The RNA shown here (transfer RNA) has 71 nucleotides and comes from a bacterium. Its mean pLDDT, the model's own confidence on a scale to 100, is 82. Its Rfam family is "tRNA". It is annotated as a transfer RNA.
[in-house]
RNA sequence: UCCGGGGUCGUCUAGUGGUAGGACGCUAGGUUCUGGCCCUAGUAACCGGGGUUCGAAUCCCUGCCCCGGAG
Repeated sequence: UCCGGGGUCGUCUAGUGGUAGGACGCUAGGUUCUGGCCCUAGUAACCGGGGUUCGAAUCCCUGCCCCGGAG
């Protein structure tokens, strides 16, 4: 430099045009003599910029970063 894949709550992960969801974590409450386990509720995210569209995590352009391959 070229080709392919990827970037979503603190972490892992789903979501192929219309509500951003799940698990773990964390917080609060319940339970317990205390803690843990367990139960309930809450918390918190779409890599940046632009475009298309009534509507974009999703499609298009561009930039950045990560992984793999080629030279």